RNA sequence: CAGACGAUCGCUGGAUCGAACCGUUUGAUCCGGAGGAAAGUCCGAACACCACAGGGCAGGGUGCUUCAUAACGUGAAGUCGCGGCGACGCGAAGGAAAGUGCAACAGAAAGCAAACCGCCCGGCAAUAAACCGCAAGUUCGUUGCCGGGUAAGGGUGAAACGGUGCGGUAAGAGCGCACCAGUUCCCCGGGUGACCGGGGAAGCUCGGUAAACCCCACCCGGUGCAAGACCAAAUAGGGGAACGUUUGAGGGUCGCCCGCCCGAGUUCCCGGGUAGGUCGCAAGAGAUGCCGGGCAACCGGCUUCCUUAGAUGAAUGAUCGUUGCCCGAUUCGGGGUAACCCGGAUUGGGAACAAAAUUCGGCUUAUGGGCU
RNA sequence: GCCGGAGUAGCUCAGCUGGUAGAGCAGCUGAUUUGUAAUCAGCUGGUCGGGGGUUCGAUUCCCUUCUCCGGCU
Numbered sequence: 001c002a003g004a005c006g007a008u009c010g011c012u013g014g015a016u017c018g019a020a021c022c023g024u025u026u027g028a029u030c031c032g033g034a035g036g037a038a039a040g041u042c043c044g045a046a047c048a049c050c051a052c053a054g055g056g057c058a059g060g061g062u063g064c065u066u067c068a069u070a071a072c073g074u075g076a077a078g079u080c081g082c083g084g085c086g087a088c089g090c091g092a093a094g095g096a097a098a099g100u101g102c103a104a105c106a107g108a109a110a111g112c113a114a115a116c117c118g119c120c121c122g123g124c125a126a127u128a129a130a131c132c133g134c135a136a137g138u139u140c141g142u143u144g145c146c147g148g149g150u151a152a153g154g155g156u157g158a159a160a161c162g163g164u165g166c167g168g169u170a171a172g173a174g175c176g177c178a179c180c181a182g183u184u185c186c187c188c189g190g191g192u193g194a195c196c197g198g199g200g201a202a203g204c205u206c207g208g209u210a211a212a213c214c215c216c217a218c219c220c221g222g223u224g225c226a227a228g229a230c231c232a233a234a235u236a237g238g239g240g241a242a243c244g245u246u247u248g249a250g251g252g253u254c255g256c257c258c259g260c261c262c263g264a265g266u267u268c269c270c271g272g273g274u275a276g277g278u279c280g281c282a283a284g285a286g287a288u289g290c291c292g293g294g295c296a297a298c299c300g301g302c303u304u305c306c307u308u309a310g311a312u313g314a315a316u317g318a319u320c321g322u323u324g325c326c327c328g329a330u331u332c333g334g335g336g337u338a339a340c341c342c343g344g345a346u347u348g349g350g351a352a353c354a355a356a357a358u359u360c361g362g363c364u365u366a367u368g369g370g371c372u
Numbered sequence: 373g374c375c376g377g378a379g380u381a382g383c384u385c386a387g388c389u390g391g392u393a394g395a396g397c398a399g400c401u402g403a404u405u406u407g408u409a410a411u412c413a414g415c416u417g418g419u420c421g422g423g424g425g426u427u428c429g430a431u432u433c434c435c436u437u438c439u440c441c442g443g444c445u
């Protein structure tokens, strides 16, 4: 962007002018007659009604910052995080030192822990070698058991209580130091802000998960055009029961509580009648063109347009011609090494997803062509 | 217009409090029987309607979409 123009016939809304007939029918002329999603009904509102749209609970929604908007859970611009070589893409993005929960299997151990293998020290036992003339004894090693120390090394796992290096230690460990990361606090600079950059101090280190319950901040009256307003008609306003008349039954637009208000009849059961018409109904948070502000979303000003769908078993259609767009074939000319590109002629075919029902702003989904 | 529920093996249904999917019937094979049925034993069969996301991990939690069923007006 969603073909356009014209003609003929058909349907329908409005305006004007008639005709017949009686508030209905019909004729002529003119102006109109389906979407970007009309779909989904996921959000927000306008509008309508309800004394309470008063307070609270429950419930629901949003969740980094700024801006836009009538508003929104929407949009724009940014910050941070994750992914990517990159251009970029995604984000459901407050809090884990308020508390509770969860992490199968594996693993010693999955939140204040912990010791499977291993390392070190001590003791006991056995055994081999060396020293020794032999034995005893001593030294060093191996195996097994017990006690103590350890969490650096190894293993398990998606994840194991900072990392690298040096020193130190019986063996290790932030135990100490240097550098780095992280946490808390202070100062300086930039920015409206989220945050970014720099410097310093301290204790050395205080997992993951909230699309788990939860905590924190902010927001939310409800129902919805089948809302609601008016007119007309019909029946049998019949029968029974309970409660009540100021000591208050019943009711007051999701639920519960409090307050407040209305109130003389309410509620339940059986049986009967009617279910028709008009309005709401389209002039707006409207559309178009130009100018200005703003990175943008968007805002402001001026001009122009609107008898630009309004049905109610539900209208908006069919045929023909010309032409625009898309796809293919043949052919001619130009550019080009080629692939291919541009222009012309002839010819064949095609056009997706799909239809108003109160309106508007978004989101999501379906989809043909073009542009980026 | 408003409000709920469902979708799992060929069929009928569990599982949904996150740990890698089950029961019955049906089907196939074997045993038993003269043979069949019944009975006994074993076996096969699954994109959990589709897609995306959270998480180490999703039938289960969240979002979106398709189909079906029900209620009010």
Stems, first nucleotide, its partner, number of pairs: 001368001003323007011033010035353001039364002042362005047224004052259001054258004059220005064078005079093001080091004094215002099213002101209002116154002118150010129139003162180006181205001183202008228279004238270006250262003286305002289302005325350011373444007382397004391428001399415005421437005
Model confidence (mean pLDDT): 76 of 100. Predicted 3D model of RNase P RNA and transfer RNA as a complex of 445 nucleotides. It holds a member of the Rfam family "Bacterial RNase P class A". Rfam classes the family as a ribozyme. Its family is annotated with tRNA processing, dimeric ribonuclease P complex and ribonuclease P activity in the Gene Ontology.